Predicted 3D model of a 75-nucleotide RNA (transfer RNA) from a Verrucomicrobiota bacterium. It matches the Rfam family "tRNA". It is annotated as a transfer RNA.

RNA sequence: GCCGGAGUAGCUCAGUGGUAGAGCAUCUGUUUCGUAAACAGAGGGUCACGGGUUCAAUCCCCGUCUCCGGCUCCC
Repeated sequence: GCCGGAGUAGCUCAGUGGUAGAGCAUCUGUUUCGUAAACAGAGGGUCACGGGUUCAAUCCCCGUCUCCGGCUCCC
């Protein structure tokens, strides 16, 4: 230099055009003598960044950044 994959909640991930979700974690409540567990509930998001297409974009297109893998050249 070229090719491919990934970037979404604190963490691990789903969501392939029409209201952004799950599990774990956190907080509150119930229960208990107390703790844990269990159950119920709550909070938490610039969907990496910038543009474009569209009535409508996490999703499609272009560019940039970061990470992972592969190929190639030079030393």